The RNA shown here (SAM riboswitch aptamer (S box leader)) has 107 nucleotides and comes from Bhargavaea beijingensis.

[in-house]
RNA sequence: UUCUUAUCCAGAGAAGCGGAGGGACUGGCCCGAUGAAGCUUCAGCAACCCGCCGGAUUCCGGCAAGGUGCUAAUUCCAGCGGACGAUUGGCGUCCGGAAGAUAAGGA
Numbered sequence: 001u002u003c004u005u006a007u008c009c010a011g012a013g014a015a016g017c018g019g020a021g022g023g024a025c026u027g028g029c030c031c032g033a034u035g036a037a038g039c040u041u042c043a044g045c046a047a048c049c050c051g052c053c054g055g056a057u058u059c060c061g062g063c064a065a066g067g068u069g070c071u072a073a074u075u076c077c078a079g080c081g082g083a084c085g086a087u088u089g090g091c092g093u094c095c096g097g098a099a100g101a102u103a104a105g106g107a
Stems, first nucleotide, its partner, number of pairs: 001107008013042005021031003025079004043071003048067002051063005075099001080096006
């Protein structure tokens, strides 16, 4: 980098350094000098993998030391297609898809 599978309406932030951007992309809408990105430390959330415990054939439940991940807003909302309902102004609800993120395994 790419492929497969699973998940994405829950949850969880302080300090130090830093000094203007950030929320993937596009549009919107937000966050940011009452301090963005990034780095470090500590803390926390979660339970994908590993490990342990209980019950069970590939499963379920519990714990959270280790490997990741995460700690504004549903993946912030929409983007493509369809169904339904309003409506002539382009709205709303639902379903699916695409894209993205994370994990585990493979190339």

Taxonomically the source falls in Bhargavaea (Bacteria, Bacilli, Caryophanales, Caryophanaceae).